[in-house]
RNA sequence: CACCGAUAAAGGCAAACCCGCUGAAAAGCGGCGGCGCAAAGCCAAAGGGCCUAAAGCGAAAGCAAUGGCAGCCUGGCUACCGAA
Numbered sequence: 001c002a003c004c005g006a007u008a009a010a011g012g013c014a015a016a017c018c019c020g021c022u023g024a025a026a027a028g029c030g031g032c033g034g035c036g037c038a039a040a041g042c043c044a045a046a047g048g049g050c051c052u053a054a055a056g057c058g059a060a061a062g063c064a065a066u067g068g069c070a071g072c073c074u075g076g077c078u079a080c081c082g083a084a
Stems, first nucleotide, its partner, number of pairs: 004082002012037002018031005035071001041077003046074003049069003056063002
C1' cells in the first nucleotide's frame, strides 16, 4: 500500500411504528425509536432492477419519468480502527 474484517477499542449511521412539515404520489426532511449496517458515507447523467404516475397520450382500460429508491444488485469515488 492492497485485500480482509474480530464477541477488539473509540466512535458512527438508523428500519418498522407513531407525530409534524413538504409532495399528485412514490418518497423526502425533522422528532421519536432501534430492525439492522464495516461503508447503511457520496454518485440515480455508469448499467440493471424496483416504486410512483403529475404533465402528456387514450373513448376507456391503461400507457407514460422529466419524480423517486444508494437500507435491491453490480459498478465508481472517498473514509475511521487493526486481531487473524